[in-house]
RNA sequence: AGAGUUUGAUCCUGGCUCAGAUUGAACGCUGGCGGCAUGCCUAACACAUGCAAGUCGAACGGCAGCACGGCAGUAGCAAUACUGUGGGUGGCGAGUGGCGGACGGGUGAGGAAUACGUCGGAAUCUGCCCAGUCGUGGGGGAUAACUAGCCGAAAGGUUAGCUAAUACCGCAUACGACCGAGAGGUGAAAGCGGGGGACCGCAAGGCCUCGCGCGAUUGGAUGAGCCGACGUCGGAUUAGCUAGUUGGUGGGGUAAAGGCCCACCAAGGCGACGAUCCGUAGCUGGUCUGAGAGGAUGAUCAGCCACACUGGAACUGAGACACGGUCCAGACUCCUACGGGAGGCAGCAGUGGGGAAUAUUGGACAAUGGGCGCAAGCCUGAUCCAGCAAUGCCGCGUGUGUGAAGAAGGCCUUCGGGUUGUAAAGCACUUUUAUCAGGAACGAAAAGCGUUGGAUUAAUACUCUGACGUGCUGACGGUACCUGAGGAAUAAGCACCGGCUAACUUCGUGCCAGCAGCCGCGGUAAUACGGAGGGUGCAAGCGUUAUCCGGAUUCACUGGGUUUAAAGGGUGCGUAGGUGGGCAGUUAAGUCAGUGGUGAAAUCUCCGGGCUUAACCCGGAAACUGCCAUUGAUACUAUCUGUCUUGAAUACUCUGGAGGUAAGCGGAAUAUGUCAUGUAGCGGUGAAAUGCUUAGAUAUGACAUAGAACACCGAUUGCGAAGGCAGCUUACUACGGAGUCAUUGACACUGAGGCACGAAAGCGUGGGGAUCAAACAGGAUUAGAUACCCUGGUAGUCCACGCCCUAAACGAUGUCGACUAGUCGUUCGGAGCAGCAAUGCACUGAGUGACGCAGCUAACGCGUGAAGUCGACCGCCUGGGGAGUACGGCCGCAAGGUUAAAACUCAAAGGAAUUGACGGGGACCCGCACAAGCGGUGGAUGAUGUGGAUUAAUUCGAUGCAACGCGAAAAACCUUACCUACCCUUGACAUGUCUGGAACCUUGCUGAGAGGCGAGGGUGCCUUCGGGAGCCAGAACACAGGUGCUGCAUGGCUGUCGUCAGCUCGUGUCGUGAGAUGUUGGGUUAAGUCCCGCAACGAGCGCAACCCUUGUCACUAGUUGCCAUCAUUUGGUUGGGCACUCUAGUGAGACUGCCGGUGACAAACCGGAGGAAGGUGGGGAUGACGUCAAGUCCUCAUGGCCCUUAUGGGUAGGGCUUCACACGUCAUACAAUGGUCGGUACAGAGGGUUGCCAAGCCGCGAGGUGGAGCCAAUCCCUUAAAGCCGAUCGUAGUCCGGAUCGUAGUCUGCAACUCGACUACGUGAAGUCGGAAUCGCUAGUAAUCGCAGAUCAGCAUGCUGCGGUGAAUACGUUCCCGGGUCUUGUACACACCGCCCGUCACACCAUGGGAGUGGGUUUCACCAGAAGUAGGUAGCUUAACCUUCGGGAGGGCGCUUACCACGGUGAGAUUCAUGACUGGGGUGAAGUCGUAACAAGGUAACCA
Repeated sequence: AGAGUUUGAUCCUGGCUCAGAUUGAACGCUGGCGGCAUGCCUAACACAUGCAAGUCGAACGGCAGCACGGCAGUAGCAAUACUGUGGGUGGCGAGUGGCGGACGGGUGAGGAAUACGUCGGAAUCUGCCCAGUCGUGGGGGAUAACUAGCCGAAAGGUUAGCUAAUACCGCAUACGACCGAGAGGUGAAAGCGGGGGACCGCAAGGCCUCGCGCGAUUGGAUGAGCCGACGUCGGAUUAGCUAGUUGGUGGGGUAAAGGCCCACCAAGGCGACGAUCCGUAGCUGGUCUGAGAGGAUGAUCAGCCACACUGGAACUGAGACACGGUCCAGACUCCUACGGGAGGCAGCAGUGGGGAAUAUUGGACAAUGGGCGCAAGCCUGAUCCAGCAAUGCCGCGUGUGUGAAGAAGGCCUUCGGGUUGUAAAGCACUUUUAUCAGGAACGAAAAGCGUUGGAUUAAUACUCUGACGUGCUGACGGUACCUGAGGAAUAAGCACCGGCUAACUUCGUGCCAGCAGCCGCGGUAAUACGGAGGGUGCAAGCGUUAUCCGGAUUCACUGGGUUUAAAGGGUGCGUAGGUGGGCAGUUAAGUCAGUGGUGAAAUCUCCGGGCUUAACCCGGAAACUGCCAUUGAUACUAUCUGUCUUGAAUACUCUGGAGGUAAGCGGAAUAUGUCAUGUAGCGGUGAAAUGCUUAGAUAUGACAUAGAACACCGAUUGCGAAGGCAGCUUACUACGGAGUCAUUGACACUGAGGCACGAAAGCGUGGGGAUCAAACAGGAUUAGAUACCCUGGUAGUCCACGCCCUAAACGAUGUCGACUAGUCGUUCGGAGCAGCAAUGCACUGAGUGACGCAGCUAACGCGUGAAGUCGACCGCCUGGGGAGUACGGCCGCAAGGUUAAAACUCAAAGGAAUUGACGGGGACCCGCACAAGCGGUGGAUGAUGUGGAUUAAUUCGAUGCAACGCGAAAAACCUUACCUACCCUUGACAUGUCUGGAACCUUGCUGAGAGGCGAGGGUGCCUUCGGGAGCCAGAACACAGGUGCUGCAUGGCUGUCGUCAGCUCGUGUCGUGAGAUGUUGGGUUAAGUCCCGCAACGAGCGCAACCCUUGUCACUAGUUGCCAUCAUUUGGUUGGGCACUCUAGUGAGACUGCCGGUGACAAACCGGAGGAAGGUGGGGAUGACGUCAAGUCCUCAUGGCCCUUAUGGGUAGGGCUUCACACGUCAUACAAUGGUCGGUACAGAGGGUUGCCAAGCCGCGAGGUGGAGCCAAUCCCUUAAAGCCGAUCGUAGUCCGGAUCGUAGUCUGCAACUCGACUACGUGAAGUCGGAAUCGCUAGUAAUCGCAGAUCAGCAUGCUGCGGUGAAUACGUUCCCGGGUCUUGUACACACCGCCCGUCACACCAUGGGAGUGGGUUUCACCAGAAGUAGGUAGCUUAACCUUCGGGAGGGCGCUUACCACGGUGAGAUUCAUGACUGGGGUGAAGUCGUAACAAGGUAACCA
């Protein structure tokens, strides 16, 4: 510090996710030790049991219990024992009294301010403590305990009697206290203990002294109370709140200021700088994270607050409205004799419960601290320790060195090896930890005692204090630590390994099981699932889940945006607020600086120190970024004062315009009406129909009426804030610009709320109503057509008034100001120069357009009218959907508007640009693509292939074009892969090992055959003599074998687009980039063919050419070819010749080369000449980058999987040849351009020894016989046929057509039954030119005619070739199909066979409404009124003081008044849950209906 994820790819926007750190954690697997920390986050839920606050006898009366001793008695010789007695002593239960139970400990419910934090303040109190001053005199009356009685189950109560005090009450005294202006007045106290010389006293004691205590008072310290300022969560879908409320006066009350309370008076107080209300929350130091700023958090430790079962209340006290106190009410639990009582773990342990989850009913007061006490001491679940828990942090260990035969085993393998791996074993060492044994701490210093100084004192007592000596006390714990012993001995797991992200293979599985943080894996070769081997990371832990921060500059102060991605308010005016021109002065609020105070400690940081180290702990420093006070500075901002003119405004002059409002006027058009002319249609459409019209339409003419809108001018024109504004005239009114530089003198800009305006549609009332026209009706279209089209037509459209308040209200661009190159238009002004003038030139201000530099931008683009560079202010945005929706509020007559969520769901949604593809987009071009023609197919019969059906099997593959006379250039057996039956198992075939034998030949029996059982013959070749090579048989094992599967694992080969003209690269340039350029453009071509131009220049694969063939000529060569001349013959038969033909080799020829024209002086095209051939001469071979997961595992090769007495191998027979039917491709026909018969002519190219087969003879014929010739320019196949010359048939199911069937044959072959071909005779079916539709062909082509060959024993209507005869037509490119180039749009990229919308149906999820129902909180009104406090007081009662003894003062009980908790009634508000039914929303595999959007998406789309 970043990374993954939207796309075919790119850049951007933007969300989601990950890597880090963290925790009071939990869960899973695992677990050796120690140190230091931490440990109910949930139910402030309920609690059994024990403990957590007592202490003081030096305050008191005392003596229940214990101990000691005394006295008396009894027993006993005594020791002693027992009983009694008296508080004598130590002590002490209960009680009176004092101090403490307000601290310490717990918890975080409540509380958004009576709280907390920081800083200040004045009107207070403060036990114990410290310092100072002064006192502590003299009396009195009671009452617990106790005794006796009574009531009660208990808790407890009651009556009578006795008694003490540091308990209580007077009196005296009283200062510096309090009250009061003063005079003056008021108010205290308590004793206890130690010691003691003189004196007094019977004694106790007095007395003295010391100590403690007590009272008054002053001050301090500490603690507490009160007040102020600032800061402290969310919600405005909470906007108004407030009656003791705000203030005053006078009282009361309090420790103390104060409406704290009361009476009276005034009407205030708070609030957009967020009152009130609702929700949530203890606050802080700090903690976690972060570079920081921030964000989150508030366990442990520390400060403050609040609470103590729930609610209320006071008492006592220095302090409480009191956790382990009291009273009352309530809920709950327990006891009960049913009458009544008792209780409060949010103290420490512990229990139940809740929960994912959190410990022992431990030890000790040894230390630290607290309470009481003079002290000893007692108490202390505070505290210190121990126990449990890997909960966290830190440290240590589980060995170290050596060790290659790279062991065995595992795993992988290309079978060679690799890896685990120096790892192990082995050898040599060490002993931390653990175990055992021994030693053994620090934490402890006090107190106490002794000696000796000092203070005090009459005192060598006492007490205090110093020094020295002595000396008691340890829970932890026999723990830390140290030493010894033995022995590698006691000690490694967890997660991950597709990318992010370090780490890869194999097996299993087969969209299953499963994984997953995001993207995504899994459908038979999964590095992603599960196992294993190996590896990576961390390590006594490792992962997962959850939390918070980070990354996230993704709420942006630091540090974001707003034309199109989310986002500028529809527009203006203007309030608060924010911001604000020049100069000079003033003040010092902001600002800056110095100083002082504070910012608790701990924490963090730095330095040092202590535990062996670290964590941890200790000491010091720094820091605590803050607040307050004070002193100064005065630039800037601000305040105030003065002044200025440039911002702004005003005045005057000139000028502009569809600016607004109102009134009047005008013509064209439309419709309607009247009259007239006139006759059969009009109208409308893609085509029609509905409609109108003989009752006279449409059309035409004249006139009239009505309403609405204003052609031309008219324009990137003008005006207005926007919406918007258009005939002409008038009135009223608002505004802009320029000039003058006259006036004012900052008067300004923006603008939350607010106010006003605001298209169309819509609403209300009243008019108006010509046109157009939602709804509606009809006609068409259509599968349907609630649409598009047509005919009608009502609201509405128009006016007045009043509402509505929204638009894609758009420049998708807020307003204002400043600055930053230009060029060219245009509108409205101004002045200058030239010119007689028309006019021209060069400037200037304000608008409005086009281009463009810098700059900006993701790009597109913007560019002085900014989207540039800056300033001021406002609005708005923060992923998509849900949703601009629900609920609530406000507005509205309604429609609706405005404000505006959440649950849930997805990993994207989106912007700009790129390359393709596509379009019922455009332009250009090509092709037998259409058109023009010729002939077919589709109808018939047959052949053949396919589908389907059938079958034991009908083997398999090919399936739009690009499968279907295809693989198959030959299925009777074989082929053959299929079926049935019978057989074989190292196998029909290959290699290796062993044994034997030559191989091989002849032959018998059996069987359907394969095979099985036999017999006979035969002894080979090479040799270094060891043996070897080949062949055969047998044995066992490795293995063979598979036309079994996967063409979607593959190679190779092939088809197709397409013989279409395209497809790319290097360098350069442009672009952030994908990419572009080149390859586009202008011409031209069959062609990316060529030329020109050009930020391109070149190149490659394709095109063309080179190759073959054919067409002309030349040369060479002449046998088997040829024959002009010479001879010969039936015959080129022979001699002869090689001129010709021909053959087959080498050359020539054609290149737009020449001429004319067109063209751009080009390329090229058109025409012509010459030529055998002319613009690629004809034909063939040749197939770019790629597409279709195209075809083929059954040609071959091959990975993986599968079978192995079978899915392999052999044999026989059957099947591939079936047959209701459907399709493709062909053959033959339907006839006279023909059939039949007779005669007769002319090819080319091939093939031939297992062959072609002549002549001759036989057969009607297929054929037979025959055997000459030929390994072929020699012989044979081989008579070519159509044609031509005659004859016949005469339009007919025929002398057409030949299917089918019968009979008889021929040939091939082991064998023609299933199942061959051919011949002869007979038979003589359909068919009379073929519906929709559809195919081929542009010249030696179509059409037509025959011939040959491969395969092959035989079998050809198929296929591949060959020649003969030999046409018609092409105007042309509008349309159909396919293709190419450029361009355009796109929401497509699996690419239009694309994408995608809505209803309906089904399932699930969350949510709104809902008659209501049930809770919570809260407000108002009323009732009620426990305990308590305060006031009052008829009744009852009463020790201290006073008294004239009657009583009084004062008190208590009771009653009552006020306040008030619980409770009750009624009416609201708010919130949660639930609810028949219901609304929309979301998600889901293939559902249904249509096709709305994306292309002109087939009616352009979209907004209101």
Small-subunit ribosomal RNA from an uncultured bacterium, 1504 nucleotides, folded computationally.